[in-house]
RNA sequence: GAUUUAUACAGACGAGGGGAGAGAAUAGGCUCUACGAACCUCGGGCAACCUGUCCCGCUUCAAGCGAUAAGGUGCCAAUACCUACCGAAAUGGCGAAACAAUUCGGACUUAUAAACC
Numbered sequence: 001g002a003u004u005u006a007u008a009c010a011g012a013c014g015a016g017g018g019g020a021g022a023g024a025a026u027a028g029g030c031u032c033u034a035c036g037a038a039c040c041u042c043g044g045g046c047a048a049c050c051u052g053u054c055c056c057g058c059u060u061c062a063a064g065c066g067a068u069a070a071g072g073u074g075c076c077a078a079u080a081c082c083u084a085c086c087g088a089a090a091u092g093g094c095g096a097a098a099c100a101a102u103u104c105g106g107a108c109u110u111a112u113a114a115a116c117c
């Protein structure tokens, strides 16, 4: 890097360095940022995918759900910040529609984990 599966409205920040941008990509919006962005280091924390342990509860008879620990990853502004493509609903509009914004679902893309090549 490719593929597959799962998850993505919950949760979790300080210090030092750094010095102007950042929020994946394109566009629009919105937001964060000299009261110091990205990034790096150290410490702290969150979560529970993998992993270990357990059987008090359920299923049932060895394990799964689950519980527990936190070793391997991951993560610690805003839903993956929001929208974009498809569909549905009701609303406005209306002769009917186009159209508009709203809500919901899906797709695409992205990220992370695990497996595999």
Stems, first nucleotide, its partner, number of pairs: 001117001003115006013043005021032003026084004044076003049072002051069004057065003080109001085106005091100002
SAM riboswitch aptamer (S box leader) from Emticicia sp., 117 nucleotides, folded computationally. Of the family's consensus pairs, 97% are formed in the model. The sequence was found by an Rfam model in a public genome assembly. It matches the Rfam family "SAM riboswitch aptamer (S box leader)". From the family's description: The SAM riboswitch is found upstream of a number of genes which code for proteins involved in methionine or cysteine biosynthesis in Gram-positive bacteria. The SAM riboswitch acts at the level of transcription termination control.